[in-house]
Molecule: small-subunit ribosomal RNA
Organism: uncultured bacterium
RNA sequence: GAUGAAUGCUGGCGGCGUGCCUAACACAUGCAAGUCGAGCGGUAACAGGUCUAGUUUACUAGAUGCUGACGAGCGGCGGACGGCUGAGUAACGCGUGGGAAUGUGCCCCAAAGUGAGGAAUAACUGCCCGAAAGGGUAGCUAAUGCCGCAUACGAUCUUCGGAUUAAAGGAUUUAUCCGCUUUGGGAGCAGCCCGCGUUAGAUUAGGUAGUUGGUAGGGUAAUGGCCUACCAAGCCGACGAUCUAUAGCUGGUCUGAGAGGAUGAUCAGCCAGACUGGGACUGAGACACGGCCCAGACUCCUACGGGAGGCAGCAGUGAGGAAUCUUCCACAAUGGGCGAAAGCCUGAUGGAGCAACGCCGCGUGAAGGAUGAAGGCCCUAGGGUCGUAAACUUCUUUUAUGAGUGAAGAAUAUGACGGUAACUCAUGAAUAAGCACCGGCUAACUACGUGCCAGCAGCCGCGGUCAUACGUAGGGUGCAAGCAUUAUCCGGAGUGACUGGGCGUAAAGAGUUGCGUAGGCGGUUAGUAAAGUGAAUAGUGAAACCUGGUGGCUCAACCAUACAGACUAUUAUUCAAACUCACUAACUCGAGAAUGGUAGAGGUAACUGGAAUUUCUUGUGUAGGAGUGAAAUCCGUAGAUAUAAGAAGGAACACCAAUGGCGUAGGCAGGUUACUGGACCAUUUCUGACGCUAAGGCACGAAAGCGUGGGGAGCGAACCGGAUUAGAUACCCGGGUAGUCCACGCCGUAAACGAUGGAUACUAGCUGUUGGAGGUAUCGACCCCUUCAGUAGCGAAGCUAACGCGUUAAGUAUCCCGCCUGUGGAGUACGGCCGCAAGGCUAAAACUCAAAGGAAUUGACGGGUCCCCGCACAAGCAGCGGAGCGUGUGGUUUAAUUCGAGGCUACACGAAGAACCUUACCAGGGUUUGACAUGCUAGUGGUAGUGAAGUGAAAACGGAACGACCCUUCGGGGAGCUAGCACAGGUGCUGCAUGGCUGUCGUCAGCUCGUGUCGUGAGAUGUCAGGUUAAGUCCUGUAACGAGCGCAACCCUCGUCGUUAGUUAUACGUGUCUAACGAGACUGCCCGUGAUAAGCGGGAGGAAGGUGAGGAUGACGUCAAGUCAGCAUGGCCUUUAUAUCCUGGGCUACACACACGCUACAAUGGCCAGUACAAUGGGCAGCCAAGCCGCGAGGCGGAGCCAAUCCCGUAAAGCUGGUCUCAGUUCGGAUUGCAGGCUGCAACUCGACUGCGUGAAGUCGGAAUCGCUAGUAAUCGCGGAUCAGCUUGCCGCGGUGAAUACGUUCCCGGGUCUUGUACACACCGCCCGUCACACCAUGGGAGCGGGUUCUGCCAGAAGUAGUUAGCCUAACCGCAAGGAGGGCGAUUACCACGGCAGGGUUCGUGACUGGGGUG
Repeated sequence: GAUGAAUGCUGGCGGCGUGCCUAACACAUGCAAGUCGAGCGGUAACAGGUCUAGUUUACUAGAUGCUGACGAGCGGCGGACGGCUGAGUAACGCGUGGGAAUGUGCCCCAAAGUGAGGAAUAACUGCCCGAAAGGGUAGCUAAUGCCGCAUACGAUCUUCGGAUUAAAGGAUUUAUCCGCUUUGGGAGCAGCCCGCGUUAGAUUAGGUAGUUGGUAGGGUAAUGGCCUACCAAGCCGACGAUCUAUAGCUGGUCUGAGAGGAUGAUCAGCCAGACUGGGACUGAGACACGGCCCAGACUCCUACGGGAGGCAGCAGUGAGGAAUCUUCCACAAUGGGCGAAAGCCUGAUGGAGCAACGCCGCGUGAAGGAUGAAGGCCCUAGGGUCGUAAACUUCUUUUAUGAGUGAAGAAUAUGACGGUAACUCAUGAAUAAGCACCGGCUAACUACGUGCCAGCAGCCGCGGUCAUACGUAGGGUGCAAGCAUUAUCCGGAGUGACUGGGCGUAAAGAGUUGCGUAGGCGGUUAGUAAAGUGAAUAGUGAAACCUGGUGGCUCAACCAUACAGACUAUUAUUCAAACUCACUAACUCGAGAAUGGUAGAGGUAACUGGAAUUUCUUGUGUAGGAGUGAAAUCCGUAGAUAUAAGAAGGAACACCAAUGGCGUAGGCAGGUUACUGGACCAUUUCUGACGCUAAGGCACGAAAGCGUGGGGAGCGAACCGGAUUAGAUACCCGGGUAGUCCACGCCGUAAACGAUGGAUACUAGCUGUUGGAGGUAUCGACCCCUUCAGUAGCGAAGCUAACGCGUUAAGUAUCCCGCCUGUGGAGUACGGCCGCAAGGCUAAAACUCAAAGGAAUUGACGGGUCCCCGCACAAGCAGCGGAGCGUGUGGUUUAAUUCGAGGCUACACGAAGAACCUUACCAGGGUUUGACAUGCUAGUGGUAGUGAAGUGAAAACGGAACGACCCUUCGGGGAGCUAGCACAGGUGCUGCAUGGCUGUCGUCAGCUCGUGUCGUGAGAUGUCAGGUUAAGUCCUGUAACGAGCGCAACCCUCGUCGUUAGUUAUACGUGUCUAACGAGACUGCCCGUGAUAAGCGGGAGGAAGGUGAGGAUGACGUCAAGUCAGCAUGGCCUUUAUAUCCUGGGCUACACACACGCUACAAUGGCCAGUACAAUGGGCAGCCAAGCCGCGAGGCGGAGCCAAUCCCGUAAAGCUGGUCUCAGUUCGGAUUGCAGGCUGCAACUCGACUGCGUGAAGUCGGAAUCGCUAGUAAUCGCGGAUCAGCUUGCCGCGGUGAAUACGUUCCCGGGUCUUGUACACACCGCCCGUCACACCAUGGGAGCGGGUUCUGCCAGAAGUAGUUAGCCUAACCGCAAGGAGGGCGAUUACCACGGCAGGGUUCGUGACUGGGGUG
């Protein structure tokens, strides 16, 4: 885009079309084929006339065919057309073009004729049978019915003499007309034959006996095996016979740029069918839709004896189905039948009805109208939008309704449609809008609801609490009396490729094509012919359809058109002769042959050689050997291994040896011989296109495997042991059978690979190598040059998706073959062929998914590679893990044990300090505009505020009493309070909605950009390479050149010096010290090294040397890392509660587990006594001196200090002396009793401290694991923040003060380069198979049940043909008897239905079973 459509929602009008696609299923009822009286006898009905009767007009009854007419009948013509359907048919059925051996009613033309007779019969009448349908019998009668005779232009037959053969009348106006018979011709129609075209399957390969042909005959309108007899053995088939499945064919229709593809409704042509099967009759024509006979199924009637029927005609009914109309009007038109005609008939046809089923046209109003109304929706709360839309004003009347006029269609008359179309008038915006969609494709977005639910979905996909994707609403987009959906076809799809594709790696080159058949294709020259080819002309290619023009309905759809075109085709004739083919004659370049050489693991067979392994014999010799990562099984004292000599046997051939050689491929390797195939080179000679490819076919074909017979050293599936392992049916080890070897025969497959079919020609080069030949040169084939044939590497052009290929093409072309068409199912099932088997070859479908796959890119990863770094390992020191205690966490418990943090990167973390408070948790008690903020309204003057007694655990209730402030224009205002309304409040949820901040990789050296260049692109380059560095630090090279964030430096502290200033300190001055400004270090200098670089090594000087030491500083990013409970914040939730106040409790629980610490386990120590030396800091609600009291914590006291001034404040380890003497101790201090002081409303739950007493575990800690490279570790004490009080934690300070680093193999982490990848939420990835469960389709299956077909046999209705002994018989012959002829019956042949038996094929189903797919 389309449809004979259907479904959902909706629906105003008209025109033109279309309307059972399914059950060729069954049909009630009515109609669809009759007509002619001018063929006939006639007269049942109707009408008229005449006659008779009833007294007459009238009426009634009867008679009369007299007339119009006409039922039934005889006869003629027509029922073979028209109408319907598509079951069958793969066929001369259809299409197209030809042909000869034919027929033809009606029609046209022409010729000739139409004489004279005969016998019947229906109707009718009588009788009889039957329920009916119908039938019988006797009698009468006519014809254009039937039958002889005469005639014969002609026709037919012929032995060429001849023989045979017709006819019908009717009407009449008397003019004639209509007929009839015979013959010839024509037209149209029909039959037959032929060329070409006409679906799929080879998992259908052979079919055929009247089969193919001939002769003779029969039959037919006619040819012909159409039929019969005889003879021959043919005929069809890979150019697809036969079989199976499907199907009416065509003009056309739909689509498409076309070529094509799909289709065959309506209209037109042909064919076929008429309930199913068979058959003939009549006829010009049928084997006959509305005729006949028979058989069968079904339906109906019946008196049970017997009969009737055929809608695939028009309507209509039932059924089937997603689905398809009125039991209408008329013969007015067109056409048909009959008739002389009038006319009759016509469900053909013309019309109307129903259906948005389709196409086309029209309408549902038009102009103005902003307060941008109300209302809806959204909102950043301002506004926006529906929206000039509405209202309102003005106007119009297509449509609608009512009324009036009123066609064409009709040639003389005649109009179903139809009072229709059309026209005119009136009324009045009046009667008339929906459907789908709005994530992308694809035009069109917001709100709410929902919360992986409900649902959507054409594909991708959407939905898990902010959904433009679900549902609703508002808005928008598209189309519009329709709009969507479903189904089907074409297109897009170059996705079956003729036009117009591919096959190295995506699907695809068969294992070799080795040989070769059919087929396809084929070198040079000349000639002939004209099959292909080209041209011209002519015929056909129906009409309709299509294209253009013109015209008619108001336009359009639609229709018309003695207007044009087209129908790309085919047939015939003629011409041409370039090319192809054919034939003829030649040629030598292709191909082949001859001659002379060359190389070679080419093949087959025989013979033969040495090294090695193993085994056996003997000798020497002694305890091991073998094996592995380490071992063990194993061999060995019965003498192994080792070693020496000898023997046996089998298999394989080191070095040479090579990107070397040969072969068609598989493949081929010691040597010699025999036989043998091919290749290459050179030279001249010969044949003369003999060629290329190759479906089927034949042959060959690694390894494994199979069969028979040998052989068997080594190796070695299976198997047995030993190890390894969680296991180890493996890898490793010890054994070991088939096999490996030989002969013969099978198998026929491999990543049979160059993943690259064969042949020919052409298209830059360079290099190596193998085998020839020539040239040059030479002593010499040592180089060098040229050329042919192979074999490799790199590359121009070109090709390729890229990788890559590139004279050995994957380039440019030609020819031939094979193969491919999304993944899985599956190289499977079934069938067939082959095989001894294993199995091979050929080769599907259902179902399933939206991918599977290729090449390349960037990352990430690797029990991949190279290089480098880090307390990463190593080397060391000190620990943790064991004990007790402290703290944190998990778990458990609880009314609550608030919450968060979870590998590294949570766990002395938030918390720089939970008795109350904090506090968020729990129990109980209170309050509700609130503990806190802002605004509005109203009120308030003993108002705000303070608040006694009393109640209560407190909050709170209660209210005596006291009692104000600021400004003022003196009215009031502010502030406060009370009541109310807005609102407050929330440590409630979401860190996966967020900001900010932080951790981590990591202070690792990386991360990017602009321009340029390369690539189809993703991307690459730069950022790489060689050095170097702590460093992407620097240097050199370089299609890159530059730049940015990082690194470094700039900043702070410490170390040295100088200058300046100095409160304090000191008795004083320098100095020390304090703190401000400077100096100093830069590989600057020297030597070496490196590339004359960057740098590196060493040295000098210097307080300090190569970043002097430490800190602050953290790139792009990663972990949806952490935090909504620090703060901020979107959304959601709550509002007498999830808010707020109070008391008490809890966060401090305790079987247990983990993490971080403290103290120890002691003699490098504990205790006692004496004695020495710091730094950082802090202090007014504070630090607190001296002095006194207390054993002590502490108390009293009060000086000084807002601090270099006073205080905290005695530093400790250390040193000196004494004691303890290796013990659970004079170690260790937990636990616990008593007694105290301190802080604080308050130390019970639940503080720290003091004294006396008590004196637990613990004797250096398993696996595992942490920190540290120098003023560091270790060890010792001191200070501060928080804080009323409380520290083993944290942050700082100084004192004493080490050991070790060979080095980068390994562990961990990181960086650059490279490589592989099926990974990309990126190895914590991906992913394979069994098993279990559910569902789906399918194979096998004892069978069972249908369809179809074949073979053989039985049977044989109706009918036709043949025969005929029985019976009957008008015309003709005969005087008659009788005959001729005919009929009935019988019988034979053919044959439908039916039956029996056995095959083939196909479909369904089947216990059980096999694999497959999905979850």